[in-house]
RNA sequence: GGGAUGGUAGCCUAGCGGGAAGGCGCAGGUCUCCAAAACCUGAGGUCAUGGGUUCGAAUCCUAUCCAUCCCA
Numbered sequence: 001g002g003g004a005u006g007g008u009a010g011c012c013u014a015g016c017g018g019g020a021a022g023g024c025g026c027a028g029g030u031c032u033c034c035a036a037a038a039c040c041u042g043a044g045g046u047c048a049u050g051g052g053u054u055c056g057a058a059u060c061c062u063a064u065c066c067a068u069c070c071c072a
Base pairs, nucleotide, nucleotide: 001071002070003069004068005067006066007065010024011023012022013021018055026042027041028040029039030038048064049063050062051061052060
């Protein structure tokens, strides 16, 4: 330098055009002498960034940035 894959909550991961979801973690509650475990409830998201297509974009196109891998 060229190519491929990926970037979604503190962490891991789903979501292949129309309501952003689950687990762990975090906060509160039930239980307990206290805690842990278990159960219930809740908060937390500019979906890497800019632009484009579309009535509508996390999703499609494009450029840039970052990570991993391959080629030179």
The RNA shown here (transfer RNA) has 72 nucleotides and comes from a bacterium.
Its Rfam family is "tRNA". Rfam links the family to the GO term triplet codon-amino acid adaptor activity. It is annotated as a transfer RNA.
Model confidence (mean pLDDT): 85 of 100.